[in-house]
Molecule: RNase P RNA; transfer RNA
Organism: Candidatus Rariloculaceae bacterium
RNA sequence: GGAGCCGGCCGAGCAGUCGCUGGGAGUAAUCCUGGAGGAAAGUCCGGGCUCCAUUGGGCAGGGUGCCAGGUAACGCCUGGGGGGCGUGAGCCCACGGCCAGUGCAACAGAAAGUACACCGCCGGAUUCGUCCGGUAAGGGUGAAAUGGUGCGGUAAGAGCGCACCGCGCUCGUGGUAACACUGAGCGGCAAGGUAAACCCCACCCGGAGCAAGACCGAAUAGGGAAGCGUUGAGUGUGCCCACACGAGCUUCCGGGUAGGUCGCUGGAGACAGCCGGUGACGGUUGUCCGAGAUGAAUGACUGCUCUCGACAGAACCCGGCUUACAGGCCGGCUCCUUUC
RNA sequence: GCUGACGUAGCUCAAUUGGCAGAGCAGUUGCCUUGUAAGCAUCAGGUUGCAGGUUCAAUUCCUGUCGUCAGCUCCA
Numbered sequence: 001g002g003a004g005c006c007g008g009c010c011g012a013g014c015a016g017u018c019g020c021u022g023g024g025a026g027u028a029a030u031c032c033u034g035g036a037g038g039a040a041a042g043u044c045c046g047g048g049c050u051c052c053a054u055u056g057g058g059c060a061g062g063g064u065g066c067c068a069g070g071u072a073a074c075g076c077c078u079g080g081g082g083g084g085c086g087u088g089a090g091c092c093c094a095c096g097g098c099c100a101g102u103g104c105a106a107c108a109g110a111a112a113g114u115a116c117a118c119c120g121c122c123g124g125a126u127u128c129g130u131c132c133g134g135u136a137a138g139g140g141u142g143a144a145a146u147g148g149u150g151c152g153g154u155a156a157g158a159g160c161g162c163a164c165c166g167c168g169c170u171c172g173u174g175g176u177a178a179c180a181c182u183g184a185g186c187g188g189c190a191a192g193g194u195a196a197a198c199c200c201c202a203c204c205c206g207g208a209g210c211a212a213g214a215c216c217g218a219a220u221a222g223g224g225a226a227g228c229g230u231u232g233a234g235u236g237u238g239c240c241c242a243c244a245c246g247a248g249c250u251u252c253c254g255g256g257u258a259g260g261u262c263g264c265u266g267g268a269g270a271c272a273g274c275c276g277g278u279g280a281c282g283g284u285u286g287u288c289c290g291a292g293a294u295g296a297a298u299g300a301c302u303g304c305u306c307u308c309g310a311c312a313g314a315a316c317c318c319g320g321c322u323u324a325c326a327g328g329c330c331g332g333c334u335c336c337u338u339u340c
Numbered sequence: 341g342c343u344g345a346c347g348u349a350g351c352u353c354a355a356u357u358g359g360c361a362g363a364g365c366a367g368u369u370g371c372c373u374u375g376u377a378a379g380c381a382u383c384a385g386g387u388u389g390c391a392g393g394u395u396c397a398a399u400u401c402c403u404g405u406c407g408u409c410a411g412c413u414c415c416a
Stems, first nucleotide, its partner, number of pairs: 001336010012305007020035006037311001041322002044320005049209004055242005061205005066080005081095001082093004096200002101198002103194002118139002120135006147165006166189001167187005172181003213262004223253006234245003255415002269288008306309001341412007350365004359396001367383001369381003389405005
């Protein structure tokens, strides 16, 4: 100098004037003060909160899936193991089990799961057309063809035998474990793919959602029809049994209202320091309060400056994941080239 | 705001143990007719919304994303 990897942060700035909206002060005029995001998004997971009497057991159903830890919890995060990619920094992985069972594999091909003889090779027979037997080393088909290389062996061949590599099992050693090993012994190989196929194993899961729900107030016809039901409907949000409550329940038609208060934001909260831990994170001390609407606020104008400004906007609240994003800043690291 | 369903030819819809994406209408061309319609024959038309993944193989299974539609106030 070039190329790249990882982590963190910002995401136009300043001033003035006028508005919008929450809170506070004041009799009032008016004054003071807070006012979108890293994703507020998708609603994909997890939790808080609220209601359903979250009653017990069984069966279904759903989810997760290497190991250990963190956490309120998680499908998240951290550390580790294994596999893959990269020269490397690093990145990626739905990563339990087809030696429990069942199923599937179109077409092609001789044969597709207790393998198999189309061509070829070898032996035999022969009416010379071919037939019988052996053979998985060679060819061909396919996504996939029953360990690989070499030597021996043979009629030709073949784990048929041997050596090395690979694979499986048992033991030992290390590690909490996943797992690992130039460890020891055994097995000629028996064990193909598919579980984002049914399924098996381990663990987890009650349902609904702030239009949840609570209170105050107003208005109307507490109406009509059909079905089911007190011989037990319905509710306990899949089904069954037990148990409890239990006289109404469901659908359609018709009527009324379109108001207010709470829930609502001080919380698994933010920032800083110290301590423990490799880390995620935990503990402790101090300081601070940083939107809360309900037709729903966060804007407009003027001046100056710059690199001329991306994706996008709260609606009960948090922790994650995923997706979108002009441009810029900081820190750590890797590879290549050159010079000293 | 919350919840659920769907996306296949121009339109309306099919497609199941995952195995060549099809039907009706519409369209093209030809026949029939004096001509048109109907009828008969024929042909064309597909990124299965999009992007990844699993698998030998995906409309189908999984994940993400985009779009469309539907339902949900209170009293009685």